[in-house]
A computed fold for a 73-nucleotide RNA from a Thermoplasmata archaeon, annotated as transfer RNA. Its Rfam family is "tRNA". The RNAcentral record of the sequence draws on ENA and MGnify.
RNA sequence: GCCACCAUAGCUCAGUCGGUAGAGCGCUCGCCUUGUAAGCGAGCGGUCGGGAGUUCGAUCCUCCCUGGUGGCU
Repeated sequence: GCCACCAUAGCUCAGUCGGUAGAGCGCUCGCCUUGUAAGCGAGCGGUCGGGAGUUCGAUCCUCCCUGGUGGCU
């Protein structure tokens, strides 16, 4: 220098052939216990990396940028 892939909740990830997003862990509160842990219940939590375009509508499609991983030279 070239190519491919990835970026979604605090962490690990899913998701949607375009219709305003979920799980597990975590955190908070409650129940239970003599008490803690475990267990059970409820709740909290995301401008879907940034910008632009297409569209009635974009996390999803297109382009650019940023960061990361791998490969080639």